[in-house]
Context: one part of a larger RNA
RNA sequence: GGAUGAACGCUGGCGGCGUGUCUAAGGCAUGCAAGUCGUACGGACCAGUUAAUACCGCAAGGUAAUGACUGGUUAGUGGCAAACGGGUGAGUAACACAUUGGUAACCUACCCCAUAGUUCGGAAUAACGGUCCGAAAGGAUCGCUAAUACCGGAUGUGGCCCACGGAUUAAUUCCGUGGAUUAAAGCCCAAAAGGCGCUAAGGGAGGGGCCUAUGUUCUAUCAGCUAGUUGGCGGUGUAAGAGACCACCAAGGCUAUGACGGAUACCGGGUGUGAGAGCAUGACCCGGCUCACUGGGACUGAGACACUGCCCAGACACCUACGGGUGGCUGCAGUCGAGAAUAUUCCACAAUGGGGGAAACCCUGAUGGAGCGACGCCGCGUGCAGGAUGAAGGGCUUUGGCUUGUAAACUGCUUUUCUUUGGGACGAAGCUUCGGCUGACGGUACCAAGGGAAUAAGGGGUUGCUAACUCUGUGCCAGCAGCAGCGGUAAUACAGAGACCCCGAGCGUUAUCC
Numbered sequence: 001g002g003a004u005g006a007a008c009g010c011u012g013g014c015g016g017c018g019u020g021u022c023u024a025a026g027g028c029a030u031g032c033a034a035g036u037c038g039u040a041c042g043g044a045c046c047a048g049u050u051a052a053u054a055c056c057g058c059a060a061g062g063u064a065a066u067g068a069c070u071g072g073u074u075a076g077u078g079g080c081a082a083a084c085g086g087g088u089g090a091g092u093a094a095c096a097c098a099u100u101g102g103u104a105a106c107c108u109a110c111c112c113c114a115u116a117g118u119u120c121g122g123a124a125u126a127a128c129g130g131u132c133c134g135a136a137a138g139g140a141u142c143g144c145u146a147a148u149a150c151c152g153g154a155u156g157u158g159g160c161c162c163a164c165g166g167a168u169u170a171a172u173u174c175c176g177u178g179g180a181u182u183a184a185a186g187c188c189c190a191a192a193a194g195g196c197g198c199u200a201a202g203g204g205a206g207g208g209g210c211c212u213a214u215g216u217u218c219u220a221u222c223a224g225c226u227a228g229u230u231g232g233c234g235g236u237g238u239a240a241g242a243g244a245c246c247a248c249c250a251a252g253g254c255u256a257u258g259a260c261g262g263a264u265a266c267c268g269g270g271u272g273u274g275a276g277a278g279c280a281u282g283a284c285c286c287g288g289c290u291c292a293c294u295g296g297g298a299c300u301g302a303g304a305c306a307c308u309g310c311c312c313a314g315a316c317a318c319c320u321a322c323g324g325g326u327g328g329c330u331g332c333a334g335u336c337g338a339g340a341a342u343a344u345u346c347c348a349c350a351a352u353g354g355g356g357g358a359a360a361c362c363c364u365g366a367u368g369g370a371g372c373g374a375c376g377c378c379g380c381g382u383g384c385a386g387g388a389u390g391a392a393g394g395g396c397u398u399u400g401g402c403u404u405g406u407a408a409a410c411u412g413c414u415u416u417u418c419u420u421u422g423g424g425a426c427g428a429a430g431c432u433u434c435g436g437c438u439g440a441c442g443g444u445a446c447c448a449a450g451g452g453a454a455u456a457a458g459g460g461g462u463u464g465c466u467a468a469c470u471c472u473g474u475g476c477c478a479g480c481a482g483c484a485g486c487g488g489u490a491a492u493a494c495a496g497a498g499a500c501c502c503c504g505a506g507c508g509u510u511a512u513c514c
Base pairs, nucleotide, nucleotide: 001514002513003512004511006510007509008508009507010506013380014379015378016377017376018375019373020372021338026336027335028334030333031332032331035080036079037078040077041076043074044073045072046071047070048069049068050067051066053064054063055062056061087291089289097215098214099213101211102210103209106208107207108206111204112203113202115200116199117198118197119153120152121151122150128143129142130141131140132139133138158182159181161179162178163177164176165175166174167173186196187195188194217263218262219261224254225253226252229251230250231249232248234246235245236244266288267287268286269285270281271280272279273278293314294313295312296311297310316327317326318325319324344370346369347368348367352366353364354363355362356361383413384412385411386410393404394403395402396401418451419450420449421448422447423446427441430437431436458503459502460501461500462499463484464483465482469498470497471496472495473494479486480485
């Protein structure tokens, strides 16, 4: 000199874009953050239409229960989603990450392409109704019912397995024949066409698992470490290779090119600095990993060993009728605590994206925005021109004057900004009954008119380094100070004043890095 997620002191007009718990991965009140589908299903409720029946009525018509249909709502069954998105950096020195390859050792829901099929049946169960228990959370039992829920049979383009033959290879792979085994679900519609689905197998895209080589902090005041340890055979297990696990056998394996132990630490793209080499760093944004009160475990599923799922144990907290229950902000806000220190219990799904749905649409603290903080960067302003008896006041003085200083007053001008009034967006693509409807930000940005210099300057320094000097006070005192050093009666170094210098909505100090 540059830099910062900064803090502190003094000061503070505006805007744009960024950014904001670095500490206690400490505890959390409250609200919200993952739902959706009635075009999978049976009910229930509401509204309407209609048919026949009964009753009342002369009739028009009304009432009651039943059936059918249409529209709406949705507790439950069922499907998909909930493994994404959002947060954190505790752990981890490791195939965690980065780069390079491999997988002839693997998986893949939704999506795309192409092939074949979508047949016949069955038994239940929630909802619901009855009875009962419990303070609650919730539960027991009996009975009824549906499905794209569950189960069985058929068919087998195919898949998997076995046998044989042919070709071929390093294991094996390909082709042919035969055998055995293995599927499915319906819904909407004008019932035609069509659309959405379902099943089997193949390919793709995107996503993932596993393996390999290389790289990846300090410490030898850590020198030896290791029995599933190293290898083999056979098995178990997995989507898949493997001591991953198990039985048996052998005695190996790693290590001064630093094993083992200890300390510290998420990693990379990047970021800061520097001419570069390098050094330091990993906030924000992007990719990967990791964790979800602490520890352990599996279930479901294409995918989890699952942040707002389940089970067990523990600590903590809350409710209780004392029998027993409930909870997990390292999501968005917010609160206590800790700290030098870090924000609103805001608005909207209008846009972008995600989930569900045929769609309308619903959900979305992702996201888009607004609010707060000079925390940072950038931009703008606090006026411009004229104006000398060089006013007054202040300071200094050799008492002549010098300086503040064209500075002010005063005259003219301008209106960025400010304020008042009026107008007023882009961002919109979509949806639709084809009429139209849809913007949180926002009456914001922006535009026009009116008003009036009006609403807006400080901080640090002045001995040298280092730009900028005098007076007064003090008298080794009070004090200053980054270093050298100032102060003991003429202090340009302390304190005050004036003048000056530097930067400027900032200026200084502290901390850290180069």